The RNA shown here (transfer RNA) has 72 nucleotides and comes from Euryarchaeota archaeon RBG_16_68_12. Taxonomically the source falls in Methanobacteriota (Archaea, Methanobacteriati). Its mean pLDDT, the model's own confidence on a scale to 100, is 80. It matches the Rfam family "tRNA". Rfam classes the family as a transfer RNA. The family is grouped with related families in Rfam's "tRNA clan". The RNAcentral record of the sequence draws on ENA.

RNA sequence: AGCCCCGUAGUGUAGUGGCCAGCAUAAGAGACUCUGGAUCUCUUGGCGUCGGUUCGAAUCCGGCCGGGGCUG
Numbered sequence: 001a002g003c004c005c006c007g008u009a010g011u012g013u014a015g016u017g018g019c020c021a022g023c024a025u026a027a028g029a030g031a032c033u034c035u036g037g038a039u040c041u042c043u044u045g046g047c048g049u050c051g052g053u054u055c056g057a058a059u060c061c062g063g064c065c066g067g068g069g070c071u072g
Stems, first nucleotide, its partner, number of pairs: 001071007010025004018055001026044006048064005
């Protein structure tokens, strides 16, 4: 330098055009308990970035940024 893959809560992930972006874990509060743990309930928190397509984009297209791989 070229090509390929990936980027979604603090962490791990699902979602392939319209549904409140879901689940687990974490954190906070509460219930239970002699206390703690476990369990249960509630809450907090997320689509790398900039454009394009579309009535509508996490999703499709392009640039950039970041990570990984292959080739030279």